[in-house]
């Protein structure tokens, strides 16, 4: 020391992302005040204008002005001279070390001004600027002649110093240093200025040399701090020597000579980037990032080079040269350098005033006054940052109005406002008004020391005077709540929610993601949350990130152990002893600048801000300690090795030998096939194959033994024998004495394939050919077959080279195999060592698993990893004959990729089981005609819905009108329907007439009585209405998996968790049915049972049903009966209850008895958790949206009935198991009052007339049909089949044209058993036969029921379909109708190659070579010194040499940009 979101249903790995802090910031919106800070991060781009370094008359001469009569005084100007200008100020280009930081050193050094000490200043000389005159030039600026001064310049003297030599006390870590002494050489000055004077001097400021101090610098050493090794070798003044030169000084700093060194894996050299530090930001810290402001150091000053002056520079506001640029010019020449302060242009997202003042602090000059100072102090601008204050306070509920929401009740805004009572910060106005000011200087006073006095010096005190800021801070008064609030967010992370608009659009987004008509995610509004003169966004840094892990990670499977070994450097290393003290530890000292930070205090009203004190890592020095680490010395034997004695082994190399088999050759026998496959074909064979026998050739490999057996470091090694040879193990304990472990680089080995050369080649076999398979088949299968496989030599150097597990050492429960050796024993058992396996505890792990052969516990060393893709790719380099290997990225894209385990789902995975699932059967569909539904098409409309199973004779249990929702036309607008409604009234309805297609409109009659105001009419308006949309907003209802046996829960247990267990297992069942076992024990919804029908029977009850007995009739017709059938109530009965077998002594199963029925007796109702966004907004209900003289309502007519076609479901058939005719004759279940409708009569018939009976065990529908008995037809488009059509009718109904059903006569189509395919059914079932009902005026081949007749077959579970349980694999979870790979096409993006083109950088070679230092120098020139002079000494210019900037030429190197074309990659 905090975490969260995001892969997933989970866990771990792992990346991405967020919350925090910070900034020299910028942008958007907004903006009251004050304090303190900060303000070109980009173009080290170019700069207009002003200012930023001068000063001294007390160093010097000259000129001028003012005053003065004059002497002179004051001031000014240029010049000589002195000091300063090397500070201060700016910037960060360069620089990876000549820098910086820390610590040392200089015995190898310098230091102006300042301070201290002690000393000196003697005597001379010659010039020159200014100035005057002349003169050149546009200017800048000069040239000549003449005059002049100094604290300017130059000799001489002396001192001290320095150098050399000598001896040298003494000192030092070494080289070495050195007081004082001797000798030689060399070398100073301004006795100037001012004041005072008693004129002798005194004081102050200066001058010179010396010794020291202080300060500032110079040089050296060590250590420290960037990236790239796809930069590995660099270096000739290079490394060193001794000599010389040069410098303040050591030094290859430079030069000649000599030697051949020096640096580098502890990273040289190169390239890229970069000023360094104190510090600043962040962080718990360790660290990471940064180097604005402030402070220290360095570097630079337009670019490059160079020196001069000076104490100090190679000099920002100095000089010379070269270059670029700008300006002036009379074209001949000149001038310039804001990275000083302001300011301008430009660049940029972006950074201020051409301000005031020297009052303070500091600096330069001066004796001083003072002058100068864009250093500095202040003000201005900017919310750029930090800090503080304010925008009011208290009361105030009718919870006002307005706004928003609303379930219309209300709620929120909200004590918020209004209103009442106060306050007065700040702003505004006025008045007062600081501190910052101290010194110095001046005036005065006092004191001190010396002196002859004066001036002067020092100290103290007094006085006058000095403020840019600024009339500022501050104080007081007045005034009045009066002038002062915004920004962002509100899906989760993350505090804060509603409405409307929009409709994958517009848009949002930090990540996940939101938006496709009900968006808390877009936009707006209301509300809320957060912060507040600010708030958000963007950018960057740290944090979170233990996500580079020293603190503090990993590598069996997530990324990650090198294929294996040997081994140098390096790292690490057994036991005990001695001394030393390098590491280590302790004390002390030095340093650690200041500022900052920390702690403790203090000052501004607080704070920011400022001040004071303390503490301080590190480094150095010094004194000590001696356990540990390291080094030294001398030992030990447990590690390691040697020796001796044994046995084991496919360890390696090489030479030889062997048998089996394949193939080939020869010969014999033999004949038509062989071979091959899922099936075939190609192929071989009558020229004799295959087969068989004998003989021979050749190559390769070694059956059995053979074993989670052996050996080897790994790769790997397998017949037998010989030779050579490596290693391991056991036993003994003789020897050595830590000799060890690991190992970057290096070296060696290294399967298979491949390559080179030469052999060899039987079999096998890439490539290739042919045959098949297939839609295709460059494959799998077959027939052939070449490289190769084999040998020798040489390369290659990779593999899932795997135990996906580096090597070594030590320790840590057990059990059980096996190999080799040993101990033990008569033989054993047993024990020990070394290997090799399995199980398993602790422990460990994300889990799986590992577990003495660790993936446990520790130590040592090496290798490797850091999201996925791009990619093991590109470029570069090394190796290779090549193939290729090794090393090895980036741009760009994504928010994941990946591990283990879990639950499902799936599998042309496995096991078990079931189902008319297949099989076995029976009958169909698919072909025909028709019916009906759907699609399609058509139409004004052909209303709508249903769509694999699970839509399609479905909604629809019945469209001529109605229905009706559709279309055309005609109409209505508070409406066809509901409630309210001012007002009006006996009305509406009903009947009749007229117009009209009708809706509708108009008129009339009746009006006797009663009843109805809770009725009827009704303007305006609220509202009605909608079969309009959304079944993906819903309720309800339904289908389906599936009547499949499943689906869950509580507690417990196991697991980090998802989850598991239970529910799995062994049996069994129709069943998660039951039994047994079991970390489970119980429970719920399902199963079963309870319910209904049916099958047997008892009891009760007998009318309308029944009739055995008794009467009776035509007739159960009637009397009667209650036995039977039947009806409908209540019971009984069936439970594996009994017996045998089997099973595990269970559950159960098999067989049997009895029984009407036997193992669920048959059938029905009953449908678990859930799935399909399944169906339905058109049954109904309903949210939201939409229409409102219409998408509502009414009417007439039409349509839903169309018709080339396609499909589904059915009916009727194709006939003789049949058709037709005749006769005979047997059900069940239903329905009936706007109904069923009898008898009788009429009609060929449909039907008509009729009207008995019946609200029905009574009457009617209603005479069931198949079947049975006869007759006929005789295999044909028929006496089958009945479509279609014509004529004539019937019935229903306002109405049968579109468009009903039926009847009669006539017509007599297709069709002769139906392709691929496909459906139903397991017993009273299929098949077949008829009957009834609902709907309904009428209109079934449909639907729902009813009974009659009444089969066949099931071996079985391989296969098809569906389902259940267990298990397994999975990259699926929208769950295989899943997921997903590659090419191709298109668009975009970044990138490699590319004939080249172009630019930059640093070197190299050569050429040229400015200025300048240094060197040389004939002639030329020159005041000081010497010399009487000539001349000399010395100097100067000029010329010249080395070096050298810029420039030129050249060939290379590296890095960019660009390039027709091209390669792969990414995204869509």
């Nucleotide at each position: 020391u905090a975490g969260g979101g995001u892969u997933u249903g989970u866990u771990g790995u792992g990346g991405c992302u967020c919350a925090g802090g910070a900034u020299g910031a910028a942008c958007g919106c907004u903006g009251g005040c004050g304090g303190c800070g900060u303000g070109c991060c980009u173009a080290a781009u170019a700069c207009a204008u002003g200012c930023a370094a001068g000063u001294c008359g007390a160093a010097c001469g000259c000129g001028g002005a003012u005053c003065g009569u004059a002497a002179g005084a004051u001031c000014c100007g240029a010049g000589u001279g002195g000091c300063g200008a090397a500070c201060g100020g700016g910037u960060g280009a360069g620089u990876a070390a000549g820098a910086c930081g820390u610590a040392a050193g200089u015995a190898a050094c310098c230091u102006g001004g300042c301070c201290u000490a002690a000393a000196c200043a003697g005597g001379g000389g010659g010039a020159u600027a200014a100035c005057u005159g002349a003169u050149g030039g546009a200017a800048a600026c000069g040239u000549c002649a003449g005059c002049u001064a100094a604290u300017a310049c130059c000799g001489c003297a002396u001192a001290g110093g320095u150098a050399u030599a000598g001896a040298g006390a003494c000192c030092g870590c070494a080289u070495g240093g050195a007081a004082g002494c001797u000798a030689u050489a060399u070398u100073a000055a301004a006795g100037g200025g001012u004041g005072c004077c008693a004129a002798g001097g005194c004081a102050c400021c200066g001058g010179u040399a010396u010794a020291g101090g202080a300060u500032g610098g110079a040089c050296u050493u060590a250590c420290g701090g960037c990236g790239c090794a796809u930069u590995a070798g660099c270096u000739a003044g290079u490394u060193g020597g001794a000599g010389g030169g040069g410098u303040a000084a050591a030094g290859g700093c430079c030069c000649a000579c000599c030697a051949a060194g020096g640096c580098g894996a502890c990273g040289a050299u190169g390239c890229g980037u970069a000023g360094c530090c104190g510090a600043c930001c962040u962080g718990a810290g360790a660290g990471g990032g940064u180097g604005a402001c402030c402070g220290g150091c360095c570097a630079c000053a337009c670019u490059g080079g160079g020196a001069c002056u000076g104490a100090g520079a190679c000099a920002c506001g100095g000089c010379c040269c070269a270059g670029a640029c700008u300006c002036c010019u009379a074209c001949g020449g000149g001038a310039g350098g804001c990275a000083g302060c302001a300011g301008u242009a430009g660049g940029g997202a972006a950074u201020u005033u051409u301000c005031g003042g020297c009052a303070a602090u500091g600096g330069g000059c001066g004796a001083a006054a003072g002058c100068c100072u864009g250093a500095c102090c202040g003000a201005g601008c900017a919310a750029c940052g930090c800090c503080g204050c304010g925008u009011g306070a208290a009361g105030g509920a009718a919870g006002a109005a307005g706004g928003a929401a609303u379930u219309c009740g209300u709620u929120c805004u909200g004590u918020a406002a209004a209103c009442u009572u106060c306050u007065g910060u700040u702003a505004u106005a006025a008045a007062g008004g600081a501190a910052g000011a101290a010194c110095g200087g001046c005036a005065c006073a006092u004191a001190u020391a010396g002196g002859g006095a004066a001036u002067g010096a020092u100290a103290u005190g007094u006085g006058a005077g000095u403020g840019a800021c600024g009339g500022u801070a501050c104080u007081u008064u007045a005034c009045g709540a009066g002038g002062a609030a915004g920004c962002c967010a509100c899906g989760g992370c993350u505090a804060a929610c509603u409405a409307c608009g929009u409709g994958c659009c517009a848009g949002c987004a930090g990540c996940c993601g939101c938006g496709g008509u009900a968006a808390u995610a877009c936009g707006u509004a209301g509300g809320u949350g957060g912060c507040g003169a600010g708030c958000g966004u963007u950018a960057u840094c740290c944090g979170g990130a233990a996500u580079u892990a020293u603190u503090g990670g990993g590598c069996g499977u997530a990324a990650a152990g090198a294929g294996g070994g040997a081994g140098c450097a390096g790292g690490c290393g057994g036991c005990a002893g001695c001394a030393a003290g390098g590491g280590u530890c302790u004390g002390u000292g030095g340093u650690g600048a200041a500022a900052g930070a920390a702690u403790g205090g203090g000052g501004c009203u607080c704070a920011a801000c400022c001040c004071c004190a303390u503490a301080g890592a590190g480094c150095c020095a010094u004194a000590g300690a001696a356990a540990c680490c390291g080094g030294g010395c001398a030992g030990c034997u447990a590690g390691a090795g040697u020796g001796c004695a044994g046995g084991a082994g496919a360890g390696g190399a090489u030479c030889g030998u062997g048998g089996a088999a394949u193939u080939c050759c020869a010969u014999g026998u033999g004949u038509a096939g062989c071979g091959g496959u899922g099936a075939a074909a190609u192929g071989c064979g009558u020229a004799g194959a295959u087969a068989u026998a004998u003989g021979g050739a050749g190559g390769a490999a070694c059956a059995c033994c053979a074993g989670u057996g052996g050996c080897g470091a790994a790769g790997g090694c397998g017949a037998c024998g010989g030779u050579c040879u490596g290693g391991a193990c056991u036993g003994c304990a003789a020897c050595u004495g830590a000799c060890g472990c690991u190992c970057a680089g290096u070296c060696c080995c290294g399967a298979a394939a491949g390559c080179g050369u030469g052999g060899g080649g039987a079999g096998c076999a890439a490539a290739u050919a042919g045959g098949a398979u297939u839609a295709g088949a460059u494959a799998c299968c077959c027939u052939a077959g070449u490289a190769g496989u084999c040998c020798a030599c040489g390369c290659c150097g990779u593999a899932a080279a795997c135990g996906a597990u580096g090597a070594g050492u030590a320790c840590u429960a057990a059990g059980u195999g096996u190999u080799g050796g040993g101990a033990g024993u008569c033989a054993g058992a047993u024990c020990c060592c070394a290997g090799u396996g399995c199980u398993g505890c602790a422990g460990u792990u994300a889990a799986c698993g590992c577990a003495g052969u660790a993936a446990g516990u520790a130590c040592u060393c090496c290798g490797c990893c850091u999201g996925a893709g791009u990619a093991g790719u590109a470029c570069g380099u090394u190796c290779g004959c090549a193939a290729g290997a090794a090393u090895g990225g980036a741009a760009c894209u994504c928010a994941a990729a990946g591990g283990a385990a879990u639950u499902g789902a799936c599998g042309g995975g496995g096991g078990c089981c079931c189902g008319c699932a297949c099989a076995a059967g029976c009958g169909g569909u698919g072909g025909a005609g028709c019916a009906u539904g759907u699609g399609g098409u058509u139409u004004a409309a052909u209303u709508c819905g249903a769509a694999g199973c699970a839509a399609c004779g479905c909604g629809a249990a019945g469209a001529a009108c109605c229905u009706u929702a559709c279309c055309a036309g005609g109409u209505c607008u508070u409406g066809a329907c509901a409630u309210c409604g001012a007002u009006c009234u006996a009305a509406a309805a009903g009947g009749g007439c007229a117009a009209g297609a009708g809706a509708u409109u108009g008129c009339c009659a009746a009006a006797u009585a009663g009843u109805u105001a809770u009725a009827g009419a009704g303007a305006a308006g609220a509202c009605a209405g909608g079969u309009g949309g959304u079944g993906c907003a819903u309720g309800g209802u339904u289908g389906u998996c599936g009547u499949c046996a499943g689906c869950u829960c509580g507690u417990g247990u196991c697991g980090u968790g998802a989850g598991a267990u239970g529910u799995u297992g062994g049996g069994u069942u129709a069943a998660g049915u039951c039994c047994c076992g079991c970390a489970a024990c119980g429970a719920g919804c399902g199963c079963a049972a309870c319910c209904c029908c049916u099958g047997u029977u008892g009891c009760u009850a007998g009318u309308u049903a029944c009739c055995a007995u008794c009467a009776u009739u035509a007739a159960g017709u009637u009397g009667g009966g209650g036995a039977c059938u039947c009806u409908a109530g209540c019971g009984a009965g069936a439970c594996u209850g009994c017996c045998g077998g089997u099973g595990a002594c269970a559950a159960g199963c098999c067989g049997g008895a009895g029984g009407a029925a036997g193992g669920c007796g048959g059938g029905g109702a009953u449908g678990a958790c859930g799935u399909c966004a399944a169906a339905u907004c058109a049954u109904c209900a309903u949210g939201c949206c939409c229409c409102u003289u219409a998408u509502g309502a009414c009417c007439u007519g039409g349509g839903c009935u169309a018709c080339g076609c396609a499909c589904g479901u059915g009916c009727u058939a194709c006939a003789a198991u049949g058709g037709a005719c005749g006769g005979a004759u047997c059900a069940g279940a239903g329905g009936g009052a706007a109904g069923c409708g009898a008898a009788g009569c009429c009609g060929c018939g449909a039907g008509g007339c009729g009207g008995a009976g019946c609200g029905a065990a009574a009457c009617c529908c209603a005479g069931a049909a198949a079947c049975c008995c006869g007759u006929u037809c005789u295999c044909a488009g028929u006496u089958c089949g009945g479509a279609u059509u014509g004529c004539a009718c019937u019935c229903u109904g306002c109405a049968a044209c579109u468009c009903g059903a039926g009847u009669g006569c006539a017509u007599g189509a297709a069709g002769a058993u139906g392709g691929a395919a496909u459906c139903g059914c397991u017993a009273g079932u299929a098949a077949u036969c008829g009957c009834g009902a609902a709907u309904c005026a009428g209109a079934a081949u449909g639907u729902c029921g009813c009974g009659g007749u009444g089969a066949a077959u099931a071996c079985g579970u391989u296969c098809u379909c569906g389902g259940g349980c267990c298990u397994u694999g999975u990259a699926c979870a929208c769950a295989c109708c899943g997921c997903c790979c590659g090419u191709c096409a298109c668009a975009c993006c970044a990138u490699g190659a590319g004939a080249g083109u172009u630019g930059a950088u640093a070197a190299c070679a050569c050429c040229c070579g400015a200025a300048g230092c240094c060197g040389g120098u004939g002639g030329c020139c020159c005041a000081a010194c010497c010399g009487c002079a000539a001349g000399g000494a010395g100097g100067g210019a000029g010329c010249u040499g080395u070096c050298u900037a810029a420039g030129g030429u050249g060939g290379g190197a590296u890095c960019g940009a660009u390039g027709a074309u091209u390669g792969g990659g990414g995204u869509g």

A computed fold for a 1468-nucleotide RNA from an uncultured bacterium, annotated as small-subunit ribosomal RNA. The RNAcentral record of the sequence draws on ENA and SILVA. It matches the Rfam family "Bacterial small subunit ribosomal RNA". Its family is annotated with structural constituent of ribosome and ribosome in the Gene Ontology. Its mean pLDDT, the model's own confidence on a scale to 100, is 84.